The RNA shown here (SAM riboswitch aptamer (S box leader)) has 107 nucleotides and comes from an Armatimonadota bacterium. The sequence was found by an Rfam model in a public genome assembly. It matches the Rfam family "SAM riboswitch aptamer (S box leader)". Its family is annotated with regulation of gene expression in the Gene Ontology. The coordinates come from a structure-prediction model, not an experiment, and the mean pLDDT is 81. Taxonomically the source falls in Armatimonadota (Bacteria, Bacillati).
[in-house]
RNA sequence: CUCUUAUCGAGAGUGGGCGAGGGACAGGCCCGAUGACCCCCGGCAGCCUGCAGAACGCAACAACUGCAAGGUGCUAAAUCCCGCGGACCAAUUCCGAGAGAUAAGAG
Numbered sequence: 001c002u003c004u005u006a007u008c009g010a011g012a013g014u015g016g017g018c019g020a021g022g023g024a025c026a027g028g029c030c031c032g033a034u035g036a037c038c039c040c041c042g043g044c045a046g047c048c049u050g051c052a053g054a055a056c057g058c059a060a061c062a063a064c065u066g067c068a069a070g071g072u073g074c075u076a077a078a079u080c081c082c083g084c085g086g087a088c089c090a091a092u093u094c095c096g097a098g099a100g101a102u103a104a105g106a107g
Base pairs, nucleotide, nucleotide: 001107002106003105004104005103006102007101008100013041015040016039017038021031022030023029025083027081028080042075043074044073046072047071048070049068050067051066052065053064079099084096085095086094087093
């Protein structure tokens, strides 16, 4: 980088540093010198992992519930909304796809 599968309306700072853009892309709408983004520290707990529990079962695994925080990830706003197609006379709204992000596995 590509492919497959799953998830994306939950959660998380009155800390320190830096100093100008940032929220993936286009449009919108926002955040930001009352210091954003990013880094450190702290925190959160979706995925993997580990541990425990009850039920079934000969037993174990899987699934379920809880805990931990080892691998990651995340820590403004629903993935901030939207983009393509459909339902509806239309608006609103809803459904699906696409794109994106993350995890696990494969190449």